Context: one part of a larger RNA
RNA sequence: UCCUGCGACUUACUGGCAGUGCCGAGUUUAAGCCGAUAGGCGGAGGCGCAGCGAAAGCGAGUCUGAACAGGGCGUUCAGGCGCUGUCAGUAGACCCGAAACCGGAUGAGCUAGCCAUGGCCAGGAUGAAGCUCCCGUAACAGGGAGUGGAGGUCCGAACCCGUUGAGGUUUAAAACUCUUGGGAUGAGCUGUGGUUAGGAGUGAAAAGCUAACCGAAUCCGGAGAUAGCUGGUUCUCCCCGAAAUAGCUUUAGGGCUAGCCUCGGGGGUUCACCACUGGUUGUAAAGCACUGAUUGGGCUAGGGGGCUCACCAGCUUACCAAACCCUGUCAAACUCUGAAGGCCAGUGGUUCAAACCCCGGGAGUCAGUCCGUGUGAGCUAACUCUCACGGACAAGAGGGAAACAACCCAGACCGCCGAUUAAGGUCCCCAAGUCAUGGCUGAGUGGUGAAGGAUGUGGAGACGCUAAGACAGCUAGGAGGUUGGCUUAGAAGCAGCCAUUCCUUUAAAGAGUGCGUAAUAGCUCACUAGUCGAGCGUCUCUGCGCCGAAGAUGAUCGGGGCUAAGCCAUGCACCGAAAUUGCGGCAGCGCACCCAAGGUGCGCUGGGUAGGGGAGCGUUCCGUAGGCCGUUGAAGCGGUACCGCAAGGAGCCGUGGAGGUAUCGGAAGUGCGAAUGCAGGA
Numbered sequence: 001u002c003c004u005g006c007g008a009c010u011u012a013c014u015g016g017c018a019g020u021g022c023c024g025a026g027u028u029u030a031a032g033c034c035g036a037u038a039g040g041c042g043g044a045g046g047c048g049c050a051g052c053g054a055a056a057g058c059g060a061g062u063c064u065g066a067a068c069a070g071g072g073c074g075u076u077c078a079g080g081c082g083c084u085g086u087c088a089g090u091a092g093a094c095c096c097g098a099a100a101c102c103g104g105a106u107g108a109g110c111u112a113g114c115c116a117u118g119g120c121c122a123g124g125a126u127g128a129a130g131c132u133c134c135c136g137u138a139a140c141a142g143g144g145a146g147u148g149g150a151g152g153u154c155c156g157a158a159c160c161c162g163u164u165g166a167g168g169u170u171u172a173a174a175a176c177u178c179u180u181g182g183g184a185u186g187a188g189c190u191g192u193g194g195u196u197a198g199g200a201g202u203g204a205a206a207a208g209c210u211a212a213c214c215g216a217a218u219c220c221g222g223a224g225a226u227a228g229c230u231g232g233u234u235c236u237c238c239c240c241g242a243a244a245u246a247g248c249u250u251u252a253g254g255g256c257u258a259g260c261c262u263c264g265g266g267g268g269u270u271c272a273c274c275a276c277u278g279g280u281u282g283u284a285a286a287g288c289a290c291u292g293a294u295u296g297g298g299c300u301a302g303g304g305g306g307c308u309c310a311c312c313a314g315c316u317u318a319c320c321a322a323a324c325c326c327u328g329u330c331a332a333a334c335u336c337u338g339a340a341g342g343c344c345a346g347u348g349g350u351u352c353a354a355a356c357c358c359c360g361g362g363a364g365u366c367a368g369u370c371c372g373u374g375u376g377a378g379c380u381a382a383c384u385c386u387c388a389c390g391g392a393c394a395a396g397a398g399g400g401a402a403a404c405a406a407c408c409c410a411g412a413c414c415g416c417c418g419a420u421u422a423a424g425g426u427c428c429c430c431a432a433g434u435c436a437u438g439g440c441u442g443a444g445u446g447g448u449g450a451a452g453g454a455u456g457u458g459g460a461g462a463c464g465c466u467a468a469g470a471c472a473g474c475u476a477g478g479a480g481g482u483u484g485g486c487u488u489a490g491a492a493g494c495a496g497c498c499a500u501u502c503c504u505u506u507a508a509a510g511a512g513u514g515c516g517u518a519a520u521a522g523c524u525c526a527c528u529a530g531u532c533g534a535g536c537g538u539c540u541c542u543g544c545g546c547c548g549a550a551g552a553u554g555a556u557c558g559g560g561g562c563u564a565a566g567c568c569a570u571g572c573a574c575c576g577a578a579a580u581u582g583c584g585g586c587a588g589c590g591c592a593c594c595c596a597a598g599g600u601g602c603g604c605u606g607g608g609u610a611g612g613g614g615a616g617c618g619u620u621c622c623g624u625a626g627g628c629c630g631u632u633g634a635a636g637c638g639g640u641a642c643c644g645c646a647a648g649g650a651g652c653c654g655u656g657g658a659g660g661u662a663u664c665g666g667a668a669g670u671g672c673g674a675a676u677g678c679a680g681g682a
Base pairs, nucleotide, nucleotide: 001682002681003680004679005678006677011091012090013089014088015087016086017085018084019083020082021081022080023079026047027046028045032041033040034039051058052057061073062072063071064070094232095231097229101222102221103220104219105218106217112196113195114194115193116192117191118190119189120188121186123155124154125153126151130147131146132145133144134143135142159183160182161181165178166177167176198214200210201209202208235616236615237614238613239612240611245258246257247256248255249254259365260364261362262361263360264359265358266357267356270355272350273349274348275347276346277345278344279343280342281341285337286335287334291331292330293329296326297325298324300321302320303319304317305316306315307314368393369392370391371390372389373388374387376385377384398409399408400407413585414584415583416582418581419580420579424575425574426573427560428559429558433572435571436570437569438568439567440566446562452547453546456544457543458542459541460540461539462538463537464536465535473531474530475529476528477527479504480503481502484498485497486496510525514523515522586606587605588604589603590602591601592600593599594598617671619668620667621666622665623664627661628660629659636655637654638653639652640651642649643648
């Protein structure tokens, strides 16, 4: 991993509701007794037939109250007992699952400490005290040599330990092996016997150890502890179909009530949508009348500076500035205004439905997500967080977007080798135009990207110059006063400063546009003439392009490839889905008709998770059944082209070799793929 078997909403009681049966103003017995599979008796008691009040109590009323007031609850409405279904409560209460808690026992043959009694420590080194002798002292002291053999002394086997590295890691081993290392006469190591235990022991203390996992051992019991948590929960078809919100919650991944779903009963258009009419509102926008903010100017209190001044005062100011005036602005917590919409109501209209409202039974939901729009938080960040309105997904398949829950189109009852379309497409992959007309782009732009940059190119416009010859090029000139004045070492058009930068000769030529020199010189420009002969220059708006443009395994628009098969505009055609439609079929609901159990016709409907409702299939056992089937072959197993929407059910063939059971009912240990499910097998 697979196969086979087992494996989860039960049972009892007490209630609610629905269906159904019996009796009915009643209904029903309980314990018990008789009988003995039946049934009978038993009326105590319960529920119902009257309520109101705390109660006394009164009573179709009663309570409150002074009240014959008002108000509250009643007076109308059939129940009772069984059975079935469903839900709730109490019980283990759908199943499996803790870590833990408590009780009683069992453990110190492991390990920790202690007690008793034994055992063990090769060899070597060092050489304390003491003693002897010598020296020494008045005597001590002191010194030397020898002897001696102390020590939680040294080196190092046994023994004890376990420092380093490597191996081993489904191991040789549930802690080892090799290597290296520490202690090794001591707080040493060790044998045997004994002793202390579970909130307890023992502990040179690590919460260590107490029989291979100890912050509370093990075993059994309480026990099916509890688990707002995770996982799992088994046949079929049909109808409807959610929620991820509000309030409260030691509440936030749990609950309760409401909201939203479903089923039954009742009401019967009241719902929704549209139009009109009448209300309501303070958003968008706008505005500055209020509250504040705010540009420039005016005017002018107050303050600052300057002048003046003994004081008081005075003058002045391109300083700051209240109020006021003019001008220009801003605001979620501003509003003199104010939509579109929203909401409420009335009237009319459309739709007639699985609309709406009320009562009752059953739920699920309380983690939502993305997209569009409007705000907020954040960085006008986030596949970000929080709201509001709408949509989709959730619970929605199909077509498109290469692929792609939430985008675009479109809501799948079933069948068909029919038809028409949507979004999106029509060169090939790939169904359909190598379609038509007019333009644009030349960048593979298309087929990512900003600020910014540019004689790219198309369109529109404005202004200026131009056959009295523009623009570009070429030829020639570009002069004189003068080296203007000042400054300066120099300053001569060209470092810098000044200027009413003038005058002359001229076709024209600046007291000079740039390069250049130390300064001159030199080159050039403005300006002019000639040549040439038709447009030229500047700016604005706009279409499509260009640069800006760097990423990690090999590139790419989905690919090929495309100059259209790109972009813009217009038009026609075609393709294209489970949409729409044709034909056939099934089912639900409604209506109508009928020879009405049902049938026929018409219309509408049939995506679906949680969940509600309905109808069925099959398994085991019991009655039917002393029946029926069966050795002329039961069950089981294998095969099969038949029937049923399905769960499933026949017939036949084979195998098998002795039991099975129709029909209609009844009762359940009643359906497995999942639970790191359990057992066995492979």
Molecule: large-subunit ribosomal RNA, domain II
Organism: hot springs metagenome